């Protein structure tokens, strides 16, 4: 130097053209003599940049990052 791959809430995964969902963390409330649990809500994300489509987290293309693999 090339090729594959994976970047998604504070942390770990789904979803794969049509409003992005759990889980755990956090916070507020319910329980309990108090604290843990346990129940109920609430806020939280698409690596960066262009492209192509009525429409992009999803396809194309360069970047970055990190993991493999050949050289």
């Nucleotide at each position: 130097g090339c090729g594959c791959u994976a970047c998604u809430a504070g942390u770990c995964c789904a979803u794969c053209g049509g409003u992005a969902g759990g889980a755990u963390a956090u916070u507020u409330g319910c329980c309990u003599u108090c604290c843990a649990a346990g129940c109920a809500a609430a806020a939280g994300a698409g690596c960066g940049g262009g492209g192509u489509u009525c429409g992009a987290c999803u396809c194309c293309c360069c970047g970055g990052u990190g993991g493999c693999g050949c050289a």
The RNA shown here (transfer RNA) has 71 nucleotides and comes from Volvox carteri f. nagariensis. The gene name in the source record is tRNA-Gly-TCC-4-1. Model confidence (mean pLDDT): 82 of 100. The organism belongs to Volvox carteri, within Eukaryota. RNAcentral holds the sequence, with entries from GtRNAdb and Rfam. Its Rfam family is "tRNA". Gene Ontology term of the family: triplet codon-amino acid adaptor activity.